The prediction has a mean pLDDT of 88. The RNA shown here (c-di-GMP-I riboswitch aptamer) has 88 nucleotides and comes from Peptococcaceae bacterium UBA5752. The model forms 95% of the base pairs in the Rfam consensus. NCBI's taxonomy places the organism under Bacteria, Bacillati, Bacillota, Clostridia, Peptococcaceae. It matches the Rfam family "c-di-GMP-I riboswitch aptamer". About the family: GEMM was predicted in a large-scale screen for bacterial structured RNA regulatory elements. Genes associated with GEMM are involved in a diverse array of functions, including chemotaxis regulation, signal transduction, secretion and chitin.
RNA sequence: AACCGAUAAUAGUAAACUUAUCGAAAGGUAAGGACACAAAGCCAUAGGGUCUAAGGUCUAUGAAGACUAUGAUAGCCUGGUUGCCGAA
Numbered sequence: 001a002a003c004c005g006a007u008a009a010u011a012g013u014a015a016a017c018u019u020a021u022c023g024a025a026a027g028g029u030a031a032g033g034a035c036a037c038a039a040a041g042c043c044a045u046a047g048g049g050u051c052u053a054a055g056g057u058c059u060a061u062g063a064a065g066a067c068u069a070u071g072a073u074a075g076c077c078u079g080g081u082u083g084c085c086g087a088a
Stems, first nucleotide, its partner, number of pairs: 004086002012037002017032006035075001041081003046078003049073003055068005
C1' cells in the first nucleotide's frame, strides 16, 4: 500500500413515526426521533429493478379503467468514484 472488517478506538449517518412545507403522486426538504448501516459519502447522462402517472395514447358511455417517464428511489442490486481506523 492492497485485500479484508474486530465484543477495537475516534467519528459519522439517520429507518419507521410526528409536525411544518413543496409536489398530481411517488417522493423530497426542515425539526424532533433512532430501525439499522464499514461507505446507509457522492453519481439516476453506467446498467438493471421497483414506485408514481401530471401530461400523452387507447377503451368506455358512465363519471371509471389500461398503457406510458420526461418524475422518484443511492437505506433495492450491480457498477464507478472519494474516504476514517488497523486486529486476525